[in-house]
RNA sequence: GGACUCAUGAUCUAGUGGUUAUGAUGCCCGCUUGACGUGCGGGAUGUCGGGAGUUCGACUCUCCCUGAGUCCA
Numbered sequence: 001g002g003a004c005u006c007a008u009g010a011u012c013u014a015g016u017g018g019u020u021a022u023g024a025u026g027c028c029c030g031c032u033u034g035a036c037g038u039g040c041g042g043g044a045u046g047u048c049g050g051g052a053g054u055u056c057g058a059c060u061c062u063c064c065c066u067g068a069g070u071c072c073a
Stems, first nucleotide, its partner, number of pairs: 001072007010025003018056001027043005049065005
């Protein structure tokens, strides 16, 4: 220098064009316990890496940039 893959709450992750973005772990509150833990119920946390474009509509498609990884030279 070139090719490809990835980027979604604190962490891991589902979602591949359609109106409230999914689940688990963690965190907070309540119940339960003598207490802790477990269990049950509830709650908060996401400008979906940044920008532009296409579209009636974009996490999803296209382009550029940033970062991470793999391969080639």
The RNA shown here (transfer RNA) has 73 nucleotides and comes from a Candidatus Hodarchaeota archaeon. The organism belongs to Candidatus Hodarchaeota, within Archaea. It matches the Rfam family "tRNA". Its family is annotated with triplet codon-amino acid adaptor activity in the Gene Ontology.